[in-house]
RNA sequence: GCCCCUAUAGUAUAACGGCUAUUACAGUUGAUUUGUAAUCUUCAGAUCCGGGUUCGACUCCUGGUGGGGGCA
Numbered sequence: 001g002c003c004c005c006u007a008u009a010g011u012a013u014a015a016c017g018g019c020u021a022u023u024a025c026a027g028u029u030g031a032u033u034u035g036u037a038a039u040c041u042u043c044a045g046a047u048c049c050g051g052g053u054u055c056g057a058c059u060c061c062u063g064g065u066g067g068g069g070g071c072a
Stems, first nucleotide, its partner, number of pairs: 001071007010025003018055001027043001030040002048064005
């Protein structure tokens, strides 16, 4: 330098172009307990950045940025 894959809550992950974006752990609230832990309940929290296609984009196209891999 060229090519391929990838980016979603704090972490790990799911999501045919059709929602209010899923689940687990962690966090919050309450219950239980003399108290802690465990258990149950409740709540909050996310689509890497810009542009495009579309009635509608996490998803498709395109340009960047970060990460991983291959060739030279």
Record summary: Predicted 3D model of a 72-nucleotide RNA (transfer RNA) from a Pseudomonadota bacterium. NCBI's taxonomy places the organism under Bacteria, Pseudomonadati, Pseudomonadota. The RNAcentral record of the sequence draws on ENA. It matches the Rfam family "tRNA". By type it is a transfer RNA. Its mean pLDDT, the model's own confidence on a scale to 100, is 81.